[in-house]
Molecule: SAM riboswitch aptamer (S box leader)
Organism: Anaerovibrio sp. RM50
RNA sequence: GACUCAUCAAGAGCAGUGGAGGGACUGGCCCUUUGAAGCUGCGGCAACCAUUGGUAUAUCUUAUACCGAAACGGUGCUAAUUCCUGAAGGCUGUUGGCCUUAAGAUGAGAG
Repeated sequence: GACUCAUCAAGAGCAGUGGAGGGACUGGCCCUUUGAAGCUGCGGCAACCAUUGGUAUAUCUUAUACCGAAACGGUGCUAAUUCCUGAAGGCUGUUGGCCUUAAGAUGAGAG
């Protein structure tokens, strides 16, 4: 990288280094020399995994589902809804709005 499942309207930044890009991609729009990306340090957010309490069910030393707790550990995130948009379908009925999927991101799993 390809496959499966779940989530994506909320939340959370300073310093050092660096020196021109960044927001996945398209078109927009935006951020950025009042300092981009990257790297480092110290914070923070969240609660996917792991931990843990309860309830229910079953094929009952256990497993699964649901509702909580906590935040030491494994990830992730810390401008803008995943910034908007696109590709497919549907609803509305107009130059627009809405929904589902696809795409993308993250986690867990399987291989």